[in-house]
RNA sequence: CUCAUCAAGAGCGAGGGAGAGGACGGCUCAAUGAACUCGCGGCAACCCCCGGAGCCCCGGGAAGGUGCCAAAUCCGACAGAGGUAAUACUCUGGCAGAUGAG
Repeated sequence: CUCAUCAAGAGCGAGGGAGAGGACGGCUCAAUGAACUCGCGGCAACCCCCGGAGCCCCGGGAAGGUGCCAAAUCCGACAGAGGUAAUACUCUGGCAGAUGAG
């Protein structure tokens, strides 16, 4: 850089000792113990394996490579549409980000 996905799912223990949820605003989580590290456990099924089907795709599996285990990617932020007296609010798209594969 390209492509795909992002409203589902899955946590305990030990160490650690004040932050974490990317940044901004909001709102949350946290001394009933944050980040981080380790152990064990789990979720999922991108890569992978098996079967079917002419690519697409469908069904099954989970040994291995990643990933993940508060809240929709926590929500918003930009544009358009709807809506209101004006807010609020709703929907769609985009930006940014995360993960995987190349």